This is a predicted structure of a 111-nucleotide RNA (SAM riboswitch aptamer (S box leader)) from uncultured Nemorincola sp. The model forms 94% of the base pairs in the Rfam consensus. The coordinates come from a structure-prediction model, not an experiment, and the mean pLDDT is 79. NCBI's taxonomy places the organism under Bacteria, Bacteroidota, Chitinophagia, Chitinophagales, Nemorincola. Rfam family: SAM riboswitch aptamer (S box leader). Its family is annotated with regulation of gene expression in the Gene Ontology. RNAcentral holds the sequence, with entries from MGnify.
Formats: sequence, structure tokens, C1' cells
RNA sequence: CUUAUCAAGAAAGGCAGAGGGUAAUGGCCCGAUGAAGCCUUAGCAACCUCUUCAAUGCAAGUUGAAGGAUGGUGCUAAUUCCAUCCUGAUCGUAAGAUUGGGGUAGAUAAG
Repeated sequence: CUUAUCAAGAAAGGCAGAGGGUAAUGGCCCGAUGAAGCCUUAGCAACCUCUUCAAUGCAAGUUGAAGGAUGGUGCUAAUUCCAUCCUGAUCGUAAGAUUGGGGUAGAUAAG
């Protein structure tokens, strides 16, 4: 950089000792009944990997469906905690509220 996904799911212990929830701003939360980080064990999921089937293809392969959990990652408070930029609908005199779509940013996987 490209593609896909992001409303589901899954925690205990040890070391450590004050922060953490991506950065910023505003909220709202978590935290001395122990944050970040590191380690161990357990679990979740199914991106890659594995098996079967179907479609397509001369083939290599590609796509889809079902299943599994050996291995490579990932994850295990709250929707990516919520909002921020653009836009549709409804309500409202207005301020604004509710809700949908898109964008930006980010996370993870594969290339």
C1' cells in the first nucleotide's frame, strides 16, 4: 500500500506499583478490593493452515458452502466505550433529540 472484518465470543494466578480505555478535544468509565507492562496457565474466535462437497477452469488455480482446531497469528470491561467530518429520515418554532448511510483515524488477518 491492497483486500477482508470490527453489535457476537472468551479470565485466573504470579511479578510489578499508578496509571489505563489508539493520538487530540469533549464526555463517560476502569483502577490500591491493584492500572500499564512482563510471565504462566486456561479459554474464545476461525484470518491463514487442515478435511469434505459444489461451481468454474485443459490445468495450475479461483470462488462458495459445511466441518475441524494440528500448526502460525489474534483476542479475552463497556459496539473500535461514545461523540468529532459529510449526508438521509422522523420529531421540534428553534436550540436540539432519535435513527440510518458514508468518510477520516485505528485494530486484526492475509498478501